[in-house]
Model confidence (mean pLDDT): 82 of 100. Predicted 3D model of a 138-nucleotide RNA (FMN riboswitch aptamer (RFN element)). It matches the Rfam family "FMN riboswitch aptamer (RFN element)". Rfam's curators write: The RFN element is a highly conserved domain that is found frequently in the 5'-untranslated regions of prokaryotic mRNAs that encode for flavin mononucleotide (FMN) biosynthesis and transport proteins. It was read from a public genome assembly, where an Rfam model found it.
């Protein structure tokens, strides 16, 4: 290396104009993308200097998973269980790609309000999960 236990830090992003009494809720054009995987791109390092390889890091909103949020039942309560749990094509390249280009779609919790992925709130919360450390184990 791995790995057990406790604790410490981190851990979500986006608006302009029009109509209107009123709309960041409707129109019209814009914007944004939590974790962890997966990956032919891209960068560092290293030698035996290769169209190379080795190790590390970084890259998917729609792929495979997760967390939140709501539903439902228990429970004094913390909580614990079930359940729900959005979206992608077409071309090109190629041995290989829903990940790379290239073009054109699509998604977004509940509660409030002129109907809301973007404002206000529940939320100084939770949180999959990063990173460290302290003590153990091997």
């Nucleotide at each position: 290396a791995c790995u057990g236990u406790u604790c410490u830090u981190c851990g979500g992003g986006g608006u302009a104009u029009g109509u209107g009494u009123a709309a960041u809720u409707c129109a019209u054009a814009a914007c944004c993308g939590a974790c962890g995987g997966u990956a032919a791109c891209g960068g560092a390092u290293g030698c035996u200097u290769g169209c190379a390889c080795a190790u590390c890091c970084g890259a998917a909103g729609u792929c495979c998973g997760u967390g939140a949020a709501c539903c439902u039942g228990c429970u004094g309560a913390c909580g614990c269980a079930g359940g729900c749990c959005g979206a992608g094509c077409c071309g090109g390249u190629g041995a290989a790609a829903u990940u790379c280009c290239g073009g054109c779609a699509c998604c977004g919790a509940c509660g409030g309000u002129a109907a809301a992925g973007u404002c206000c709130g529940g939320a100084u919360g939770g949180g999959a999960g990063a990173a460290g450390a302290a003590c153990g184990g091997g």